[in-house]
């Protein structure tokens, strides 16, 4: 450096909501621009759909539907600490937006990058990092 081996070493979650500069600021932190990057939306041609009448209709999100005394309950679905699988077991199952309009979309327009936590057992494979041999 590169295999192997061993270690009752070690990692924060959710979630797109990250990184990395440069300036100020009252500075463990803030604010503003950038540039990379993640997410979202609107938006052709083709295609999809294509009668009537009733309900107005999208969209972001795991968070939708039935009950229902309107408190709630029960569910679709999500999460649960490296990461996947099995067996239990707990938790969520909200909020918000657009305003009558929106199916897919190349080009191109255009937003956001908060916010809430400190959290489960037992087994099976398998990763990074570290230290040692």
């Nucleotide at each position: 450096u590169a295999a192997u081996c061993a270690u009752c070493g070690u990692a924060g979650c959710c979630g797109a909501a990250a990184u990395c500069c440069a300036u100020c600021c009252g500075g463990u932190g803030g604010a503003u621009a950038g540039a990379u990057g993640c997410g979202g939306g609107g938006g052709a041609c083709c295609c999809a759909a294509c009668u009537u009448c009733c309900c107005g209709g999208g969209g972001c999100g795991u968070a939708u539907u039935c009950c229902g005394a309107c408190a709630g309950g029960a569910u679709a679905g999500g999460g649960c600490a490296c990461u996947u699988c099995c067996a239990g077991g707990c938790c969520c199952g909200a909020g918000c937006c657009c305003g009558a309009c929106a199916g897919c979309u190349a080009a191109c327009c255009u937003c956001g990058c908060a916010g809430g936590c400190g959290u489960u057992u037992g087994g099976a494979a398998g990763g990074a990092c570290a230290u040692g041999a």

This is a predicted structure of a 133-nucleotide RNA (c-di-AMP riboswitch aptamer (ydaO/yuaA leader)) from an Actinomycetota bacterium.